The RNA shown here (transfer RNA) has 72 nucleotides and comes from Saccoglossus kowalevskii.
RNA sequence: GACUCCGUGGCCUAAUGAUAAGGCGUCUGACUUCGAAUCAGAAGAUUUCGGGUUCGAGUCCCGUCGGGGUCG
Numbered sequence: 001g002a003c004u005c006c007g008u009g010g011c012c013u014a015a016u017g018a019u020a021a022g023g024c025g026u027c028u029g030a031c032u033u034c035g036a037a038u039c040a041g042a043a044g045a046u047u048u049c050g051g052g053u054u055c056g057a058g059u060c061c062c063g064u065c066g067g068g069g070u071c072g
Stems, first nucleotide, its partner, number of pairs: 001071007010024004026042005049063004
């Protein structure tokens, strides 16, 4: 450099073009002498960024940035 795959809360992982879901973690409460575990609840992602298509885009298209792989 060419081709290819991936990018979604602090971390990991979902999501036929139609309300962005779950686990871990965090916070609050219950329980406990205090913790841990357990239970209940809460906060937290405009989906790397910019544009396009569409009534509607995390998803399709173009570009961009970052990461992995193959080839040179």